[in-house]
C1' cells in the first nucleotide's frame, strides 16, 4: 500500500408514522390596571390607557429535535466524546448556546444496572462506575487441535498479500 474480519454493528438520507399537544401560537369575551418584548446581564430598538403584561373561557389550532417502522446510501476509528482554535447564527458588546472545519487527547464492540446532566419525557442520548457477552492477538493447560478452560493486551490493533 491493496483487500477483508468482529454484529442487536458504525454513521447519514429518503418516506410513513405515533408522541410533542389540545401544547406553543392566533382570536374573541370578562377581569384588571402599567408596564412589558430578546438565551442572561447592559444597551439599542419595539408594543402599550385605542388598555399591553397577568388570570379565567371560548373557538381555531401548529413545528422542531429525539422515537418507531421501512427503503437507500457511506463504511470498519466505522463513530462518539471532551478541550482548543478559525469562521458563522441568536438586534450590539461580555458571557452563554447552536452550526461548520482544523489540531490535540481517550475510547475494540453491542447489551444490561446504577448515578449525574440533557430532553415535554418513564423514550433517546452524554458522560462515570459495575457485570456478564462477544472479537481478536500473545501466553498457557491437553499426545494433538480450528474445540474448551485460565491470565495478560488493545483499533497506529487484527487477517491475507
Nucleotide at each position: 500500500g491493496u483487500a477483508g474480519a468482529g454484529g442487536c454493528g458504525c454513521a447519514u438520507u429518503c418516506a410513513u408514522u405515533a408522541u410533542a399537544a389540545g401544547u406553543a401560537u392566533a382570536u374573541u369575551u370578562c377581569a384588571g390596571g402599567a408596564a412589558c418584548u430578546u438565551g442572561a446581564a447592559g444597551g439599542a430598538a419595539g408594543u402599550u390607557a385605542u388598555g399591553a403584561c397577568u388570570g379565567a373561557a371560548g373557538u381555531a389550532a401548529a413545528a422542531a429535535g429525539g422515537g418507531a417502522u421501512g427503503a437507500g446510501u457511506g463504511c470498519c476509528g466505522a463513530a462518539a466524546c471532551a478541550a482548543u482554535c478559525a469562521a458563522u447564527c441568536g438586534c450590539c458588546u461580555u458571557c452563554c448556546g447552536g452550526u461548520u472545519g482544523g489540531u490535540u487527547g481517550u475510547u475494540g464492540g453491542g447489551c444490561c444496572c446504577u448515578a449525574a446532566c440533557u430532553u415535554a419525557a418513564g423514550a433517546g442520548g452524554u458522560u462515570a462506575g459495575g457485570g456478564a457477552c462477544u472479537g481478536u492477538c500473545g501466553u498457557g493447560g491437553c499426545a494433538g487441535a480450528u474445540a474448551c478452560c485460565g491470565c495478560g493486551g488493545g483499533g497506529a490493533g487484527c487477517u491475507a498479500u
A computed fold for a 161-nucleotide RNA from Lentilactobacillus parabuchneri, annotated as Lysine riboswitch aptamer. The RNAcentral record of the sequence draws on MGnify. The model forms 98% of the base pairs in the Rfam consensus. Its mean pLDDT, the model's own confidence on a scale to 100, is 82.